[in-house]
RNA sequence: CUCUGCUCAGAGCAAACCAGGGGAAACCCUGGGACGCAGAGCAACGGGACUAAAGGAUGGUCAUGCAGUUCUCCUAUCCCAUGUCCGCCGAGCCGCCAGA
Numbered sequence: 001c002u003c004u005g006c007u008c009a010g011a012g013c014a015a016a017c018c019a020g021g022g023g024a025a026a027c028c029c030u031g032g033g034a035c036g037c038a039g040a041g042c043a044a045c046g047g048g049a050c051u052a053a054a055g056g057a058u059g060g061u062c063a064u065g066c067a068g069u070u071c072u073c074c075u076a077u078c079c080c081a082u083g084u085c086c087g088c089c090g091a092g093c094c095g096c097c098a099g100a
Base pairs, nucleotide, nucleotide: 002100003099004098005097012037013036017032018031019030020029021028022027035087041093042092045090046089047088048085049084050083055079056078057077058076059075060074
């Protein structure tokens, strides 16, 4: 340096779930908790997955109300990432121990 994770050492992380907090949501943070993890360390670059606030399309509705009256507001469905996931896969960066 490369490959491997059968064996050794010392550590590390923390799924589901629960509580509190943030967020429209996906999800995230903190504490508890361990299903697992040899990169379950970093990092959303490619693919993939999740969400759809804002925006757009189509339809419904004319009302408690100033206004508006093919509009707006409200509402239903669909589209959409600029949002999220590295514990889905690939590529990238850095790293512990042991064996060959």